Transfer RNA from a Nanobdellota archaeon, 73 nucleotides, folded computationally. The prediction has a mean pLDDT of 81. Taxonomically the source falls in Nanobdellota (Archaea, Nanobdellati). Its Rfam family is "tRNA". By type it is a transfer RNA.

RNA sequence: GCCUGCAUAGCUCAGUUGAUAGAGCGCGAGUUUUGUAAACUUGAGGUCGUCGGUUUGACCCCGGCUGCAGGCU
Numbered sequence: 001g002c003c004u005g006c007a008u009a010g011c012u013c014a015g016u017u018g019a020u021a022g023a024g025c026g027c028g029a030g031u032u033u034u035g036u037a038a039a040c041u042u043g044a045g046g047u048c049g050u051c052g053g054u055u056u057g058a059c060c061c062c063g064g065c066u067g068c069a070g071g072c073u
């Protein structure tokens, strides 16, 4: 230098024939217990890496950039 993949909640990840963004764990509150843990109920937490484009509408399609991983030379 070139090619491929990835970037979504605090963490690990799902979600794309374009139409309201989710799970598990973690965290807060409650029930239960003598108390803790466990279990159960409930809640908070996200400008979907960034900048543009297409579209009535973009996490999803297209392009640039940044970061990470792998490969080639």
Stems, first nucleotide, its partner, number of pairs: 001072007010025004019056001027043005049065005